[in-house]
Predicted 3D model of a 401-nucleotide RNA (Bacterial RNase P class A) from a Chloroflexota bacterium. Of the family's consensus pairs, 98% are formed in the model. Taxonomically the source falls in Chloroflexota (Bacteria, Bacillati). Rfam family: Bacterial RNase P class A. From the family's description: Ribonuclease P (RNase P) is a ubiquitous endoribonuclease, found in archaea, bacteria and eukarya as well as chloroplasts and mitochondria.

RNA sequence: CAAGAGCGCCGGGUGGCCGCUCUGGUGUGCCUUUGGCGCAUUGGAGAGGAAAGUCCGGACUCCAUCGGGCAGGGUGCUGGGUAACUCCCAGGCGCCGUGAGGCGACGGAAAGUGCAACAGAGAGUAGACCGCCGAUGGCUCUCCGAUUUAUUGGGGAGCACAGGCAAGGGUGAAAGGGUGCGGUAAGAGCGCACCAGGCCUCGUGGCAACGCGGGGUGCUUGCAAACCCCACCUGGAGCAAGGCCAAAUAGGGGAACAGUCCCGACUUGUCGGGACAACGGCGCCCACCGUGUUUCCGGGUUGGCCGCAUGAUCCCGGUAGCAAUAGCGGGACAAGAUGGAUGGUCACCGCUCCGGUGUUUCACCGGAGAACAGAAUCCGGCUUACAGACGCUCUUGACUU
Numbered sequence: 001c002a003a004g005a006g007c008g009c010c011g012g013g014u015g016g017c018c019g020c021u022c023u024g025g026u027g028u029g030c031c032u033u034u035g036g037c038g039c040a041u042u043g044g045a046g047a048g049g050a051a052a053g054u055c056c057g058g059a060c061u062c063c064a065u066c067g068g069g070c071a072g073g074g075u076g077c078u079g080g081g082u083a084a085c086u087c088c089c090a091g092g093c094g095c096c097g098u099g100a101g102g103c104g105a106c107g108g109a110a111a112g113u114g115c116a117a118c119a120g121a122g123a124g125u126a127g128a129c130c131g132c133c134g135a136u137g138g139c140u141c142u143c144c145g146a147u148u149u150a151u152u153g154g155g156g157a158g159c160a161c162a163g164g165c166a167a168g169g170g171u172g173a174a175a176g177g178g179u180g181c182g183g184u185a186a187g188a189g190c191g192c193a194c195c196a197g198g199c200c201u202c203g204u205g206g207c208a209a210c211g212c213g214g215g216g217u218g219c220u221u222g223c224a225a226a227c228c229c230c231a232c233c234u235g236g237a238g239c240a241a242g243g244c245c246a247a248a249u250a251g252g253g254g255a256a257c258a259g260u261c262c263c264g265a266c267u268u269g270u271c272g273g274g275a276c277a278a279c280g281g282c283g284c285c286c287a288c289c290g291u292g293u294u295u296c297c298g299g300g301u302u303g304g305c306c307g308c309a310u311g312a313u314c315c316c317g318g319u320a321g322c323a324a325u326a327g328c329g330g331g332a333c334a335a336g337a338u339g340g341a342u343g344g345u346c347a348c349c350g351c352u353c354c355g356g357u358g359u360u361u362c363a364c365c366g367g368a369g370a371a372c373a374g375a376a377u378c379c380g381g382c383u384u385a386c387a388g389a390c391g392c393u394c395u396u397g398a399c400u401u
Stems, first nucleotide, its partner, number of pairs: 001397008010388001012349007020046012048372001052383002055381005060238004065287001067286004072234005077091005092106001093104004107229002112227002114223003129169002131165003136162002138159009177195006196220002198217008242306004252297006259276008278291004313332005319326002351369008
């Protein structure tokens, strides 16, 4: 100097004028007067780092009882962090990268089922297209010997029929572990040596996942982001949750189910209790609770207030820890709308780009441009989008000293 990796941070600034929402003070008007709706004046505050996606986890609220089980759903290496998580940190293993680093769908194929199109003989109790062998049996020819002249014994050659093979070639994304030697008629873990993986076992380092080393075993396709098995976790719905006030209507119409037995009291048909049944409260069952429930049609209320922002909050310092993070001390209060507020305009400065001029490290003039994008109960994450600027640490390459 160039190219990269990881993390952090900003994402125009300042001032004037006019305007908007919330809130405190002072004064004041009206009303339905612990309150509501205005007016004047003055003080304070007013969109993000992703507010997006609605993908996870919760807080909070109600159902319904922090009950048990099943179904359904979720996660999937180890150890930590956290309110919790599919998140974060640190490590292990695998893959990518020269590297800094990045990604991971990371329990189990030896419980079972299933799939691997097409091609191919065959896709896992497999299999023969091209091929190799043909020792043994069979067929043909031939030689020698014997002999009862058509029999027999032996040898050689050929055929490749029966039969044997899965080593070589082919098909395919993938073909029954790989290389070599022996053996065989030709072959094959058939045997042996070495290597890879699986399983069993011993030692050793580590909390562990795992790593390193030794021994044994002839067990050997892949897929669980296929069903499944294993381990752990898990109630449902959601601020349009849920409460309060006011007001209005039709105290509307219909259907179904819903009691039997026992005991006690006395007012002799009423009350109380218990058992069983039915119904309801949960997707199902049990337990538990309740006794009037369930359901269909129709009507009224779409007003006001609360929930509503003091929080698992933020900033600074220091302690512990590799870190995530936790404790301690000090400080801060930072939107709360409800058809939905934070804007408009002027001026100057800054940033980026283009053009021109000059005294060309730079200065001046003119013009243009400035990303993704708007809270709605709140918080912790993840994912996605983003013009341009800055800072820190690390990696690689070239050059110079």
The coordinates come from a structure-prediction model, not an experiment, and the mean pLDDT is 78.